A computed fold for a 72-nucleotide RNA from Arachis duranensis, annotated as transfer RNA. The coordinates come from a structure-prediction model, not an experiment, and the mean pLDDT is 83. Lineage of the source: Eukaryota > Gunneridae > Pentapetalae > fabids > Arachis. It matches the Rfam family "tRNA". The family's RNA type in Rfam is transfer RNA. Gene Ontology term of the family: triplet codon-amino acid adaptor activity.

[in-house]
RNA sequence: AGAUCUAUAGUUCAGUAGUAGAGCAUUUGAUUGUAGAUCAAAAAGUUACCGAUUCGAAUUCGGUUGGGCCCU
Numbered sequence: 001a002g003a004u005c006u007a008u009a010g011u012u013c014a015g016u017a018g019u020a021g022a023g024c025a026u027u028u029g030a031u032u033g034u035a036g037a038u039c040a041a042a043a044a045g046u047u048a049c050c051g052a053u054u055c056g057a058a059u060u061c062g063g064u065u066g067g068g069c070c071c072u
Stems, first nucleotide, its partner, number of pairs: 002070001004068004010024004018055001026042005048064005
């Protein structure tokens, strides 16, 4: 330099156009002599960034940046 995949909660991931969810983790409560386990609840997201399309974009398209992999 070329090709390709990827970016969503603290973390691992889902979500094929109609205002985003799960597991683990965190916090609070119940239970327990204490802790763990279990149960209930809460909090945590400008869906990497900039534009385009659309009535409407996490999702489609282009670009930028970071990361993975392949080739030379």